[in-house]
This record gives sequence, C1' cells and structure tokens, in this order.
RNA sequence: CGCGGGGUGGAGAAGUCGGUAUCUCGUCGGGCUCAUAAUCCGAAGAUCGCAGGUUCGAGUCCUGCCCCCGCAA
Repeated sequence: CGCGGGGUGGAGAAGUCGGUAUCUCGUCGGGCUCAUAAUCCGAAGAUCGCAGGUUCGAGUCCUGCCCCCGCAA
C1' cells in the first nucleotide's frame, strides 16, 4: 500500500426504508426502612470520531482524513 468490521451520554449496546436518538448498568434527587441493601418514582448527562457534500430533513447516503480490531502481503 490492499481488503473487511468498528467509533453513538461515565461504561456496555440498539437504532429497520433517511423523519430528529432508545435500552441496561452507573451517577444525582426523592419514596419505602430504625438504618443499609433490594425495590419503586423522577432527573441530569450524547454537536452520534473529524471535516465537507447530497437532501426540506443525515447516526443512517456520498467523499476525504484520524483512531481501534482483524485478514492478506
């Protein structure tokens, strides 16, 4: 250099045919308890790797680049 897969809240993942991001754990607040755990309710937290393009609209499609894993050489 070539090929394939991946990058999405603090962590791990989902996201269908392009229609505006969901789940689990965690964190914070509250309920329950003498108290803690468990459990229940609520909240915060993601410019979706970066920069452009297409589109009324992009996590999704297109181009370039960066990073990680694997294959081949």
Molecule: transfer RNA
Organism: uncultured Clostridia bacterium